[in-house]
Model confidence (mean pLDDT): 78 of 100. A computed fold for a 182-nucleotide RNA from Firmicutes bacterium HGW-Firmicutes-12, annotated as Lysine riboswitch aptamer.
RNA sequence: GAGUGGGGUAGAGGAGCAAAGAUUAAGAUUAUGCUAGGGAGUUUGGUAGCAAUGAACUAGCAGAAAGGAAUCUUUGCCGAAGUGCGGCGAGGACCAGACUCGUUGCGCUGGGACUGCAUUGAAGAAGUGCAGGACUGUCACCCGGGUAUAAGCCCAAAGCCGGGUGGAGAACUAUCCCACAG
Numbered sequence: 001g002a003g004u005g006g007g008g009u010a011g012a013g014g015a016g017c018a019a020a021g022a023u024u025a026a027g028a029u030u031a032u033g034c035u036a037g038g039g040a041g042u043u044u045g046g047u048a049g050c051a052a053u054g055a056a057c058u059a060g061c062a063g064a065a066a067g068g069a070a071u072c073u074u075u076g077c078c079g080a081a082g083u084g085c086g087g088c089g090a091g092g093a094c095c096a097g098a099c100u101c102g103u104u105g106c107g108c109u110g111g112g113a114c115u116g117c118a119u120u121g122a123a124g125a126a127g128u129g130c131a132g133g134a135c136u137g138u139c140a141c142c143c144g145g146g147u148a149u150a151a152g153c154c155c156a157a158a159g160c161c162g163g164g165u166g167g168a169g170a171a172c173u174a175u176c177c178c179a180c181a182g
Base pairs, nucleotide, nucleotide: 003180004179005178006177007176008175009174010173011172014078016077017076018075019074020073021072022071023070024069032062033061034060035059036058037057041050042049044096045095046094047093081109082108083107084106085105086104087103088102089101090100091099110136111135114132115131116130117129118128119127120126138167139166140165141164142163143162144161145160149156
């Protein structure tokens, strides 16, 4: 000086990720309440409950909220974070299903957007899963160009520029420590 393995620190990708707060739109001709009509049902299934002290439904009047979304601000960050399948726990009357939250095991995804299908959802929003073709960052290999490298010429040629192919975040870049080996 070039390596191999382990550990630490600091960084980069980008309409990057997540959380909190404020505002706004939608939710919503909604739920619900009152009045009138109506006259026996009502619910994901069952039980329970509600209901002639008037169910479902119709009309009129009044009329919310949650989850989710957009913008801005702040904070924490770069497997940030999300998600599939299962286990456990909690929630709403009980059981089951579905849904929501937490936790855990295994797996998947570098990142954002677009299109199609499915699903959740009030939704032509958004999320998720699968698929598609592009974009973008990173590394490896190959091709082309091209420069530092004592002076002149030629050749070569790292960093650098462009292109092609491929891989994955336990990665990539920089740096420090320890060990091994030459």